[in-house]
Molecule: small-subunit ribosomal RNA
Organism: uncultured bacterium
RNA sequence: AGAGUUUGAUCCUGGCGCAGAAUCAACGCUGGCGGCGUGCCUCAGACAUGCAAGUCGAACGCGAAAGUUCCCUUCGGGGGGCAAGUAGAGUGGCGCACGGGUGAGUAACACGUAGGUAAUCUACCUUUGGAUUGGGAAUAACCACGGGAAACUGUGGCUAAUACCGAAUAAUGCAGCGGCACCUAAUGGUGACAGUUGUUAAAGCGGGGGAUCGCAAGACCUCGCGUCUGAAGAGGAGCCUGCGGCAGAUUAGCUAGUUGGUAAGGUAACGGCUUACCAAGGCUAUGAUCUGUAGCCGGCCUGAGAGGGCGGUCGGCCACACUGACACUGACAUACGGGUCAGACUCCUACGGGAGGCAGCAGUCGGGAAUUUUGGGCAAUGGGCGAAAGCCUGACCCAGCAACGCCGCGUGAAGGAUGAAAUCCUUCGGGAUGUAAACCUCGCAAGAACGGGAAGAAUAAGUAAGAGUUAAUAUCUCUUAUGAUGACGGUACUGUUUGUAAGCUCCGGCUAACUCCGUGCCAGCAGCCGCGGUAAUACGGGGGGAGCAAGCGUUGUUCGGAUUUACUGGGCGUAAAGGGCGGGUAGGCGGUGCGGUAAGUCUUCUGUGAAACCCCUGGGCUCAACCCAGGGCCUGCAGGGGAAACUGCCGUGCUGGAGUGUGGGAGAGGUGCGUGGAAUUCCCGGUGUAGCGGUGAAAUGCGUAGAUAUCGGGAGGAACACCUGCGGCGAAGGCGGCGCACUGGACCACAACUGACGCUGAGAGCGCGAAAGCUAGGGGAGCAAACAGGAUUAGAUACCCUGGUAGUCCUAGCCUUAAACGAUGAAUGCUUGGUGUGACGGGUACCCAAUCCCGCCGUGCCGGAGCUAACGCGAUAAGCAUUCCGCCUGGGGAGUACGGUCGCAAGGCUGAAACUCAAAGGAAUUGACGGGGGCCCGCACAAGCGGUGGAGCAUGUGGUUCAAUUCGACGCAACGCGAAGAACCUUACCUGGGCUCGAAGCGCAGUGGACCGGGAUGGAAACAUCCCUUUCUCGCAAGAGACUGCUGCGGAGGUGCUGCAUGGCUGUCGUCAGCUCGUGUCGUGAGAUGUUGGGUUAAGUCCCGCAACGAGCGCAACCCCCAUCCCUAGUUGCUAACACGUUAUGGUGAGCACUCUAGUGAAACUGCCCCGGAUAACGGGGAGGAAGGUGGGGAUGACGUCAAGUCCUCAUGGCCUUUAUGUCCAGGGCUACACACGUGCUACAAUGCCCGGUACAAACCGUCGCAAACCCGCGAGGGGGAGCUAAUCGGAAAAAGCCGGGCUCAGUUCGGAUUGCAGUCUGCAACUCGACUGCAUGAAGCUGGAAUCGCUAGUAAUCGCAAAUCAGCAUGUUGCGGUGAAUACGUUCCCGGGUCUUGUACACACCGCCCGUCACAUCACGAAAGUAGGUUGUACUAGAAGUAGCUGGGCCAACUCGCAAGAGGGGUAGGUUACCACGGUAUGAUUUAUGAUUGGGGUGAAGUCGUAACAAGGUAACC
Repeated sequence: AGAGUUUGAUCCUGGCGCAGAAUCAACGCUGGCGGCGUGCCUCAGACAUGCAAGUCGAACGCGAAAGUUCCCUUCGGGGGGCAAGUAGAGUGGCGCACGGGUGAGUAACACGUAGGUAAUCUACCUUUGGAUUGGGAAUAACCACGGGAAACUGUGGCUAAUACCGAAUAAUGCAGCGGCACCUAAUGGUGACAGUUGUUAAAGCGGGGGAUCGCAAGACCUCGCGUCUGAAGAGGAGCCUGCGGCAGAUUAGCUAGUUGGUAAGGUAACGGCUUACCAAGGCUAUGAUCUGUAGCCGGCCUGAGAGGGCGGUCGGCCACACUGACACUGACAUACGGGUCAGACUCCUACGGGAGGCAGCAGUCGGGAAUUUUGGGCAAUGGGCGAAAGCCUGACCCAGCAACGCCGCGUGAAGGAUGAAAUCCUUCGGGAUGUAAACCUCGCAAGAACGGGAAGAAUAAGUAAGAGUUAAUAUCUCUUAUGAUGACGGUACUGUUUGUAAGCUCCGGCUAACUCCGUGCCAGCAGCCGCGGUAAUACGGGGGGAGCAAGCGUUGUUCGGAUUUACUGGGCGUAAAGGGCGGGUAGGCGGUGCGGUAAGUCUUCUGUGAAACCCCUGGGCUCAACCCAGGGCCUGCAGGGGAAACUGCCGUGCUGGAGUGUGGGAGAGGUGCGUGGAAUUCCCGGUGUAGCGGUGAAAUGCGUAGAUAUCGGGAGGAACACCUGCGGCGAAGGCGGCGCACUGGACCACAACUGACGCUGAGAGCGCGAAAGCUAGGGGAGCAAACAGGAUUAGAUACCCUGGUAGUCCUAGCCUUAAACGAUGAAUGCUUGGUGUGACGGGUACCCAAUCCCGCCGUGCCGGAGCUAACGCGAUAAGCAUUCCGCCUGGGGAGUACGGUCGCAAGGCUGAAACUCAAAGGAAUUGACGGGGGCCCGCACAAGCGGUGGAGCAUGUGGUUCAAUUCGACGCAACGCGAAGAACCUUACCUGGGCUCGAAGCGCAGUGGACCGGGAUGGAAACAUCCCUUUCUCGCAAGAGACUGCUGCGGAGGUGCUGCAUGGCUGUCGUCAGCUCGUGUCGUGAGAUGUUGGGUUAAGUCCCGCAACGAGCGCAACCCCCAUCCCUAGUUGCUAACACGUUAUGGUGAGCACUCUAGUGAAACUGCCCCGGAUAACGGGGAGGAAGGUGGGGAUGACGUCAAGUCCUCAUGGCCUUUAUGUCCAGGGCUACACACGUGCUACAAUGCCCGGUACAAACCGUCGCAAACCCGCGAGGGGGAGCUAAUCGGAAAAAGCCGGGCUCAGUUCGGAUUGCAGUCUGCAACUCGACUGCAUGAAGCUGGAAUCGCUAGUAAUCGCAAAUCAGCAUGUUGCGGUGAAUACGUUCCCGGGUCUUGUACACACCGCCCGUCACAUCACGAAAGUAGGUUGUACUAGAAGUAGCUGGGCCAACUCGCAAGAGGGGUAGGUUACCACGGUAUGAUUUAUGAUUGGGGUGAAGUCGUAACAAGGUAACC
C1' cells in the first nucleotide's frame, strides 16, 4: 500500500464481500512448563451456611464460674483465699457517613474543565492564646415481683461517671451602638481603636516526687493525656456560575410556585427552598416540551491524521443498597451489614404475634453461548479503637481453578545416502516424502528422589548511652546502638541422579501452497466471484505442500481499508442528486479612504490541566511481559502584559455596486371593453340527380321524404391562415386578427441626485403556476375521453371507420401537479476567436445609413484553451474563482405504509421499515439484429425454355410390422446419401449349432511331424473322430536350423458406448470478397486509423484523395483441358502427287504435304484508333485477329461459423466386455407393406409411333480379358476361335438425323405395368431374392391442385455411347460426344450475400430480450370488530410512619419561689391541622403483543393467458 465482483470487451459511477488490528469473549479440534494479569457483559433475579466493625478498665458502677487451696460441718453442705477485679453484660467515649459492592435510576450543574463563595460548615490532626471554679438531681447494670410460645417487656427498689442539670468567671467569641483607615460593581468585607453595653464554658484520668501540711487518702509540685473557649492551618464537605460532551421534528409549542418583586419563615449557607400578597412574566427553530437510549471522566481499541467505536480491570466523581416514603442521631447520613411505616416475597409461630434483606468475601439455585475456592494469613501495606501492649479488619497480602489474554521457554543439536523400508505419483525410465529415519557423538526445561536454601522485616515492648522538659540524677519525649515477629513456604533459586512433551487451519482467484482416487447438479462446499450434470488443483479420502504454533480455526462485536457522510477530503446536464417560478423574514456573506477600539486574531508570561496510562531515558526481576525512577506530553481552560495587518464594532468621508432623475425607441408582457373577415356546422330558398362518404379493402352511416355537388340568404360558437423568422416579450407557467382604456418590466443615451441603501435566502408564512379534474351559473360551431355501431383479428374491451356525451369556451371559486427540461439554482468578477440575428445609440460616406465601422443589451450557430468517465460544454461555461440557498449517498420494496397537515373530492405535501438482490446504472466500443436507410451483387426476382407435384414402376426415407427387418445421416447443408452395385459371401442383425491362447500376426518354452495331398464316418455346415502317403538343409556324430501341427505363458479380440474427450477427413456460408499483422498516429481505455471517402471492377480489381506507410492470407496470375498457328516427330495414324493392285477399300510400294497424334513454342496486352472520364483507373465504340476486354471450362476454398457430419474407413483418451458385446458355421433378415415424403425412369403421343433402307462421333475399356469371321437358334444366347498386352485386333450397332412406306386422333399400331407359359446366362446355389429372351396378357395414364425445381450458349432441351463397382445384376453415379434453342425491359418485390450508415434494454447475439394478470408454495409487512399488557397526563378520593404548627383538663427528678403543701417556668402522652408514600375512581395519551378476515409486496423449477417495452418493436416511446 491494496485487491475481487456489473460488460463480449472498455472507462466511469456505485454498492457488496476480502486481506489488518483489537476483544471482560464463546464454540470446535488439540494441549508441555513458567511469569504477570484477567475472570456473571445475561435476572439491580431469589438466597441455605460461615465470615465481612469494632474498640477503650489510663471515663464509670457491678462482677462470676470451672478448677485449686484453707477452715467449718448436722456430712446434705457452708465460708474464706487464689483463679480475678479475669470472663461477662451494662453506663459512657470514639468509630460505625471510611474501607468493600453494583450501575438500576439519571440527558441532570450528574460528570469534565475553568472560576466564584464578600452566601457557608468542618470531628479527629497541626500551630498558637487563655482556661479547667463550685454544686445538684437522676438512671442502666444489679435485686425483687410480673406478662409473653418467642421476639421482647412492665412495675417497684439501690448505685457510679469524662452520662445529665443549674450556678460562677471570661475573651481578640456572639449581638447592639460609635467614629477612623483600606478594599469592593454593590449588599458589604478587612484591620486597628484591647472603645462601650449585654450575653455565652468546662471533666476529669494516669505517672512521678524532695521539702511543707495531713492519721490516711491526699493537699502541694511536676509531667503526660483529656476537657472548655478563641485565632490560624491542612485536608474534607455544601452551594453558585461560564463552557463542553446524544438520537428523534412522523415530538412545535411548554410553564401557575410558573418568572420577578415585597414581607416573613427555614437552612451551616444564597435562593420560590417554603408561605402570604402584588405584578404577568419565563423558556423555545442556536430545538423548549415530549419520547427513546445512557452512569460521567482520566482513559481503552482503531486510524497516517482528523475522526469513529467503547467506558470491563486500575484511578477520580456521582447514584443506589428488596420496592416506595420518612425522619432521628451525629462534625458529616436522609445512613449497604441503624431506625419507623407501607408493599411484594421468604421463614418461625402455641395463630395472639414475630424475624429477614449477599449490587461485601466465598458459596447455592435460576437465567444464559458463557465467567472461579463455602481456601490461608493479618507476616507486609492501609484503616478503626486504645497512653500502650494489643484487639478487629473476606480492605489487603497470598494460595486454588480456567490456554481467558500478554510475555518467555521447551519438545533437541551436530554428523549421517546403498538416498533403506513403507506410502504416494509415474511418460514405467523414474520422481517425492528425505538428512527426514535408522545409526553415531553431544546436550537437556517440567516431573520424581536425595541435599542446601533466600529477599520480602521496617521496627514494637524492653535494655544501654546521649539530649530536652523539670526543683529533680523520677517520669515523659527525641536520637543512636541492641532487640521478638513470615500466611505464602521448605516456595523461588541451586547441587547430584533419572528423565517426558505437536497440533490446528488452509492449498480455484482474491491469497502463500498440486497431484491421484472416489463421487457424477448427487453427496456436498462457499467470505465474494462461484464449484459439482464421468477425466473436479473448488465436494470426500490419500500423498505432497503452505501458514501459524501450545495453540489453531470458527462465530459475534468495533475501528480500518471506505475519499462509501468527504473539516482534513465527494458530488448534483446524461450515473443518485437544482426547489415549477417569484417577492421576501430570520440568518449567512458584503465596495472604497481616514481615525478610534481591541471582541475575534497573533505573541509573551502566570496558574491549572491529579496519579496511573502513552512517548523518551535510566534502572529491577537470567530476558521479556511486568515493575520502579526521572523527563516529556496532556493539543484544553482561566488570568495578566503587548501588537493592530485582517474580520468585527464606533465615528467620519468617497462613488465605481445599487437606486433616483431627464430624454428616447422596441415588444404575441398583463387586464378589461369593443370590433373584423375567412372557414366548419346548422337552417331557409334556387339549380340539379343518384349516389355520397369512408378505407389497405370494406362496412356501419347519409341519400329518391332529393343527399353529395353548386348558388344566394341567415344563425351561432370557437379559433385567428398569409405576415411568422432557432424573431419578440415575460420570473416561470405562458403570450399571436384589429382598435381603445388602464397597467408591469427590460433596454439605450445623458451623468444631475442619493451615498453601500447590496447579494442570497431556511423553516413557517405570502403570491403566481400548462393540461386534466371539481363546485355553481351560462354557452356549445368544430373537436372529442366514456359509450354505441362497423371493420380487422385466433381473440381485438385497441390501432382504422361512422357516430357521440362529459369536457374543451365564459364568469366566480377550488385543485397545485407535469419529461413544470437547457433534465444545467441565484448573484458577481475574470478568461483567445469567427459568424448570423433583434432593440437602441455613436461614427463615417461633401447631403443621404435598413446597408459600412464601433459601443451596449438580448438571442442563435461554430470553435480555442480549459474542464469532462465519455458524450459534450466552451463569455448565454459544464472554464477560473467568491457568496448564499436547495438536493444526493447501491437496486428493489416505494414516493408505498403509518402518523401529521392541506383539499368538496380526486388527491397533494411530508415520508419510513421489515424483507430481498449482487448488482442496478452512465458514456462510449466491437459485433449481431431491425416488419431502419443508402449503394451493390447473385438464375434472387422478372423475361423465357423444360420439369417436379397427378399415373405406373425404380430407388431412398419415415412409419408400421417382425425373431431380425444391423447401423449411421434429419431445414438449406438427411432422404438414387455412407452403398463404385445385400441370392451365399459382404453382414455389423436374428435363430440355432460349435470354440475359449481364441479367426489372424509376434516372442519364449515344451512336444509331434514334413508341410502339402488323398480318403472314410456322423453332421445342415462348422466341427469331431479315424485312415493312407511323406520330410528338407548343415554336420562324422551329438545336435542346430527351416517349415508345420498341438500344448503352456506373455500379449489377443470387440462395426460395444462416448463425434459433447479427440486427431484426420468432409459438408456449409462461398469462389462470397473478404480476414488480418508490423510500425506510426489518435483515444484514459475497449478500440479506431490503415480497410473509410470520390470513381471503377467479377474482385480490398485498380486509380485518385487521405495520418498513415508497408506487409501477409484470400482475388487475379502462375497449372491442366479446349479454340488458331509455327516447329519437331511420322507408326499401329494419314494419302495430295507417282507407281502397282482390287468389283471396291491407303490394300501394297512410296511419302509425311494435309488430317491426326503428342511434345515444345507463338498468340491477347485495352497493344492501336475515336469518344467519355479528373489528363487517372476505367467504360463505350471501332479496326485488325482463330480468339477482345477474366476467350470457354477445370483444379484451386482466406480468418472463421454451425459443440455441423463421421469412434461403422483409419487413428485415438476414457469407460464397458473376456466360455462373450470375441470368433466359426448353417439358415433367415437387411428385399416385409395399410400408408406418407424425397429423388428418378417411362409415358400420356402425330415435332409422334411402327417397319425397311441409309449417314456421321467422342471418350473409354480388354489376356482371370475383349473377342471378329463363320455356323445354329425367332431371340436371349450357343458353338467357334482368327486377331489383340491394343492409334495395329476386339467391344462397336452410335442414336436422334435423312430417305421410303404404314398408322390418322382412338385409351389407339399411344403406353407399357401386371400376370401366365416357355427359355437363356452368370454362379456351389437364382424359393424367399438376379438380369435377360420369346409368345401371350395389355393396368393406370389423354399433360397433372396448392405449391415448387433447374437453366443465360455450344447452355437448356433432346439423342445415344462408354466406364467404375461387378461372377451376375444400373431407370443410379461418373464421364463422352451428336442435334441444338428461347429470353434477360429491369432491380419495385421474394431469398441469400457484400459494404457504409442509423437505432438497440440483444452479446447463448431476434429461434434474442422481456411485461402484467391468474394458479400454487413460502416469507416479512399494512388494515381490521376487538382483546391483553407496559409507561404516563389530568380531575377527584384516600391518608401509614414521620416532621412542623396548634392544643394538651392526663403526666413530669434537677431550675425559681416556698418551712411545707404547693405554685411557676419548661416539657410530654394524647388529640387535631398541613405536607405526603402505597392505594382507589373516572377519563385521556402513548407504546408493545395478539386477532377471524383482508390488502398489496418479495422470492420460487420447466405452470396458464396474452405481447405491453427494447429496431420505426410492427399504433414512436415517455411524463